RNA sequence: AGAGUUUGAUCCUGGCUCAGGACGAACGCUGGCGGCAUGCUUAACACAUGCAAGUCGAACGGACGACCAUGAUUAGAUUCUACGGAUGACGAACAUGGAAGUUAGUGGCGGACGGGUGAGUAACGCGUGGGUAACCUGCCCUUUAAAUUGGGACAACAGUUGGAAACGACUGCUAAUACCGAAUGUGACGGAUAGGAGGCAUCUCUUGUCCGGGAAAGGCGGCUUCGGCUGUCGUUAAAGGAUGGACCCGCGACUGAUUAGCUAGUUGGUAGGGUAGAAGCCUACCAAGGCGACGAUCAGUAGCCGACCUGAGAGGGUGACCGGCCACAUUGGGACUGAGACACGGCCCAGACUCCUACGGGAGGCAGCAGUGGGGAAUUUUCCGCAAUGGGCGAAAGCCUGACGGAGCAAUGCCGCGUGAAUGAAGAAGGUCUUCGGAUCGUAAAGUUCUGUCAUCAGGGAAGAACAGCAAUAGGUUUAAGAGAUAUAUUGCCUGACGGUACCUGAGGAGGAAGCCACGGCUAACUACGUGCCAGCAGCCGCGGUAAUACGUAGGUGGCGAGCGUUGUCCGGAAUUACUGGGCGUAAAGGGCGUGUAGGCGGAUGCUUAAGUCAGAUGUGAAAACCCAGGGCUUAACUUUGGGACUGCAUUUGAUACUGGGUAUCUUGAGGACAGGAGAGGAAAGCGGAAUUCCUAGUGUAGCGGUGAAAUGCGUAGAUAUUAGGAGGAACACCAGUGGCGAAGGCGGCUUUCUGGACUGUAACUGACGCUGAGGCGCGAAAGCGUGGGGAGCAAACGGGAUUAGAUACCCCGGUAGUCCACGCUGUAAACGAUGGGUACUAGGUGUGGGGGGACUGACCCCUUCCGUGCCGGAGUUAACACAAUAAGUAAUCCACCUGGGAAGUACGAUCGCAAGGUUGAAACUCAAAGGAAUUGACGGGGGCCCGCACAAGCAGUGGAGUAUGUGGUUUAAUUCGAAGAUACGCGAAAAACCUUACCAGGUCUUGACAUCCAACUAACGACGUAGAGAUACAUUAGGUGCCCUUCGGGGAAAGUUGAGACAGGUGGUGCAUGGUUGUCGUCAGCUCGUGUCGUGAGAUGUUGGGUUAAGUCCCGCAACGAGCGCAACCCUUACGGUUAGUUGCUACGCAAGAGCACUCUAACAGGACUGCCGUUGACAAAACGGAGGAAGGUGGGGAUGACGUCAAAUCAUCAUGCCCUUUAUAUGCCGGGCUACACACGUACUACAAUGGCGAAGAACAGAGGGAAGCAACACAGUGAUGUGAAGCGGAACCCAAAAAAUCGUCUCAGUUCAGAUUGUAGGCUGCAACUCGCCUACAUGAAGGCGGAAUUGCUAGUAAUCGCGGAUCAGCAUGCCGCGGUGAAUACGUUCCCGGGCCUUGUACACACCGCCCGUCA
Repeated sequence: AGAGUUUGAUCCUGGCUCAGGACGAACGCUGGCGGCAUGCUUAACACAUGCAAGUCGAACGGACGACCAUGAUUAGAUUCUACGGAUGACGAACAUGGAAGUUAGUGGCGGACGGGUGAGUAACGCGUGGGUAACCUGCCCUUUAAAUUGGGACAACAGUUGGAAACGACUGCUAAUACCGAAUGUGACGGAUAGGAGGCAUCUCUUGUCCGGGAAAGGCGGCUUCGGCUGUCGUUAAAGGAUGGACCCGCGACUGAUUAGCUAGUUGGUAGGGUAGAAGCCUACCAAGGCGACGAUCAGUAGCCGACCUGAGAGGGUGACCGGCCACAUUGGGACUGAGACACGGCCCAGACUCCUACGGGAGGCAGCAGUGGGGAAUUUUCCGCAAUGGGCGAAAGCCUGACGGAGCAAUGCCGCGUGAAUGAAGAAGGUCUUCGGAUCGUAAAGUUCUGUCAUCAGGGAAGAACAGCAAUAGGUUUAAGAGAUAUAUUGCCUGACGGUACCUGAGGAGGAAGCCACGGCUAACUACGUGCCAGCAGCCGCGGUAAUACGUAGGUGGCGAGCGUUGUCCGGAAUUACUGGGCGUAAAGGGCGUGUAGGCGGAUGCUUAAGUCAGAUGUGAAAACCCAGGGCUUAACUUUGGGACUGCAUUUGAUACUGGGUAUCUUGAGGACAGGAGAGGAAAGCGGAAUUCCUAGUGUAGCGGUGAAAUGCGUAGAUAUUAGGAGGAACACCAGUGGCGAAGGCGGCUUUCUGGACUGUAACUGACGCUGAGGCGCGAAAGCGUGGGGAGCAAACGGGAUUAGAUACCCCGGUAGUCCACGCUGUAAACGAUGGGUACUAGGUGUGGGGGGACUGACCCCUUCCGUGCCGGAGUUAACACAAUAAGUAAUCCACCUGGGAAGUACGAUCGCAAGGUUGAAACUCAAAGGAAUUGACGGGGGCCCGCACAAGCAGUGGAGUAUGUGGUUUAAUUCGAAGAUACGCGAAAAACCUUACCAGGUCUUGACAUCCAACUAACGACGUAGAGAUACAUUAGGUGCCCUUCGGGGAAAGUUGAGACAGGUGGUGCAUGGUUGUCGUCAGCUCGUGUCGUGAGAUGUUGGGUUAAGUCCCGCAACGAGCGCAACCCUUACGGUUAGUUGCUACGCAAGAGCACUCUAACAGGACUGCCGUUGACAAAACGGAGGAAGGUGGGGAUGACGUCAAAUCAUCAUGCCCUUUAUAUGCCGGGCUACACACGUACUACAAUGGCGAAGAACAGAGGGAAGCAACACAGUGAUGUGAAGCGGAACCCAAAAAAUCGUCUCAGUUCAGAUUGUAGGCUGCAACUCGCCUACAUGAAGGCGGAAUUGCUAGUAAUCGCGGAUCAGCAUGCCGCGGUGAAUACGUUCCCGGGCCUUGUACACACCGCCCGUCA
């Protein structure tokens, strides 16, 4: 930093999509360790259980109380004993006193902090900066002063008593730092009053005097002569500070106008109340204000910020964790206490819910920490500890602390580490691919040598601890004091949840530790198999219909890595809302036009001000975060120190160019005045002629009218036509002009009246008065609406006639609203220059309308200037087209509008309208485009030019009949397969009885009918017999023993048999996987390239243009110049003569033989024709026309020859071939059948329908080109004949096929015939193993349809059509087909309007699979 996607391709517009980053995430697959963070985004849903706020006995009275002392009582171990007793431990209970300690209650302080949540809130709630001269502040600090003297209660407690409980009630006793009275009280506070100083309006500060008014509490130590003294903590009053709060203000931050008006305590005042305090905060009265387009009110959404994510930035999005503020605590309301609350773990009331209950009543509030249910895609342990930090209480020890410190769970995120390292080629095995050679996984593995992080085990083992307290010591302070207390310093003792954790050491052993996604393009990474528009993929384009790098799997590769993908959301890319940084002629987008309000912008010159602007300073902009430089954890994440930054706001000082404010002046912008001329500018009234129609009258007679053609219609009751007169309405020919006027819509006969604007000239007037213009107001074509007129013509609707498949249309005949006028309404148009207004500037040329000036004696002409209106064109602009002083150029200014297509200018709402409808104006859903300009093609029932048997002019046909043949269809066991408009159908097939043959039935065979390789055996070969339909099987072997080498054993080549497996085989599939070959457009004149030039580009130019040609043939011109494939020519044949050569040819030699080569002919060579010559035309060209000469004349006739390409044209069944399929069968061999079927339809032919004919006859009528040895066969004989018998000649200029036929002559006389010959019968012939299915021919007999063919349609332009016969290939046989050959031998072409096909140029296009296109509506 970009990329993909609209098209055949291009440029542009424009949307969609992707690559990046981020996350409190979730899901899928996978998962070794550690550090640091984070963890209900949903139900502010409901909550079991435990804990989360207590503490002080140094405020108080009680209670309990280890223990101690004393007293009396009781019990009695033990010891001694004179047995009488003595002793009396350890005890027990009681009483009194003391007492460490514990504590329910009274009392004090704290429960307003800490912790949670984001429901509400669009607000002074938050942020930022100010203000309070309008305020409060417990504990803390400093200062000053004080603490005198009394009193009465209430808990606890005791007794009685209610209730299930919660919880009370009554009586009685009692203490205080609890409560209350009195005294004192500098000062504070309130009032009155006399001054002073200051300020910001109310006021503030201060000095006096008088009046009012209000305080207190003790505890614990030490000493004591018991009076007190003293220390400390606490208490009271006052002032100040600090901290924390309260209120007010400027500015800032969401969406909707389809929410435009809101507001009665509302806005202000006065008085009173109220508060810590200002205030309608509350009340009464008075006034009628206040807010709002700079968006009030209403509705929706939302905690705000530091910050976080993204971005180059400006911005956009977010408000988890951490920090600041706010709000809330089951929902709503309320106050109490207090320094502070209208109070999460306080109170009262009401609601919902849950729980207890003895039914009378009660209790509760996890949005504290854990945890449960529920909701959800989704979010943890009912853990440890107060050791640290912090908080509450206390003099302190200490107690409390789910704050906090830690641990646990979760890859949720960030960061770090590991899963080994080195060496190792036989490039192992194995996998995959393969052209079978190999390649790749891959130094990867194994192997060898090492290391030891993490994990495991064992041992050692922290920092985090500083305080406080106690004890000791030291020197201070206080004090009468060496008590005591207090602060400081030193020393000692004591305190760790985490945790035996971090860390260190050792041990063993590579051992325990890799996955996920992707691989068609975007986007790094490719092959095989499977699948076959199925299964599936897909972020966009899109893949998949039998060779898928896109589906699935595998191998390989790429990417990231304890993660990887997917989904969701945000920013980016997107300059796709454009401030930075976009547009509006045609892509989306200029309001239909004017006038004008607010607003925005604004000419020249001074002075002033300092609001904007610029510069300096100061304050603030919390911390954390970010950036930079360092520090601490082994590193990093993380953490920490310092700096920067926080682009802001406020205050203040200065500058004054520009903008703004004020003031003075000016004239060029604007306006006014005067003088002119132009004009379909507007309104009203009047007038005019032409035309249409109607009425009256005359003339006149049968039609008129209308159309592509007709009909409806009008007309004998007299139309149309024509003449005269009249009526009425509407519109104004010519002039008339990209001429004029108007803001636009629009305006057209003439005259008059009224009236608006523009232009020119003059420069004595005003002095910026200007431009634009959201809303507003006005004007606004046609159609339409209302009321009243008018109505000739025209004419929606409607009627009729045509057209048509239909025709609710186009055409015709009628015809009503309407069109016209007046007054109202509507308010829209492709209201367009698809181009908003005004201003300034920026080359020209040429018309035209209206003025002015100069020059000229003067009309004209010429020069010049202003205003308007056109065309061309340069720079410049533009995506291009185009625009170009009338800008779409260059600038500044104001307004309107646009942001993908469709849904849709639709719905809803509002508003306007009598209605029709107008204005404003969405969304759901859906698509990946929609679109603009230009390019190349193709197409057009667009245009121009041209060609072709394309039409026309002709000739002969086809379509009707019969037959032949091919095809479709049907049938069948099979009727093998292919060919399908032209470009399939007498086509593949230049020959289906068997074979062919691929099809069917039956019966066989399985390394095979055929090829190669291996082994064994045998020469090969050949023959007879039996069974069978045959293939084949069995059996016998009569014959027969080859070639090369040899060491004589044998070996080899070739062939055969047998066997095993590799393989053979396939007319099986795919002509849409292919090669080759072919058809067609089309023998049409086209198709391209190099260089140059033009264009942003696709592309263009050349190849277009003027002529000409059969031709892109040639000439000329030209930003083109050349070249290639095509055209033409070169080749073959035919037409002419020449030269040469002549046997089998020919012949002048009478015949033969022989001779000869003049002629015919044969076959080789060169010649000949080139618009070369003449004339005319043409551009002095190319060329055309005419002529001469010539056998032939303008490519002489014919052939071969087929450009780039089109039709996925045809062929896998000629052949070749990829892939797929088959392998005792889809291969192979055999017999029989079929390809020959037959209600029917089509194509191509033959023969006819007759006299231009049929039949018969005669003659030595007249061809050309071919073929011939498994052949052609003369002549002769037999037969009516097909043919047979026999046989000469000939591998051919020699012999044979071979007779050419139409032609000529005679007869028939228009009939189903002396036409036509189908069909059938009989008898024969030929070929062949074999003519039944299924051949050809002959003779005799039979004698069908058919009398020239509907619609339609084919061929042919000269030796052609038509007609006549002959030959050949295939072939045993079989020709109406095919390929050739000659004989006879026409007609017509004015011409290019039309049909078909083609070529070139041009034009339109929404087509590009290209009109057999695209596409609209309805229905399913």
Predicted 3D model of a 1420-nucleotide RNA (small-subunit ribosomal RNA) from an uncultured bacterium. Model confidence (mean pLDDT): 84 of 100. Rfam family: Bacterial small subunit ribosomal RNA. The sequence is in RNAcentral, with records from ENA and Greengenes.